RNA sequence: GGCUCUAUGGUCUAGUAGUAUGAUUCUCGCUUUGGGUGCGAGAGGUCGCGGGUUCAAUUCCCGCUGGAGCCC
Numbered sequence: 001g002g003c004u005c006u007a008u009g010g011u012c013u014a015g016u017a018g019u020a021u022g023a024u025u026c027u028c029g030c031u032u033u034g035g036g037u038g039c040g041a042g043a044g045g046u047c048g049c050g051g052g053u054u055c056a057a058u059u060c061c062c063g064c065u066g067g068a069g070c071c072c
Stems, first nucleotide, its partner, number of pairs: 001071007010024003018055001025043006048064005
């Protein structure tokens, strides 16, 4: 230098053109003498950044950045 894959709450993860799933974490309540476990409720996301297409983009297209791999 070329090519491929990848980026989604604090962490991990599903997902598809129609305002995002689950787990974990944290907070509160119930349970307990207390803790743990269990149950219930809540908090937590500009879906990496910029642009384009579209009525509508996390999803499609282009570029950039970060990460992983292959070739030279």
Notes: Model confidence (mean pLDDT): 81 of 100. Transfer RNA from Geosiphon pyriformis, 72 nucleotides, folded computationally. The sequence is in RNAcentral, with records from ENA and Rfam. The organism belongs to Geosiphon, within Eukaryota. It matches the Rfam family "tRNA". It is annotated as a transfer RNA.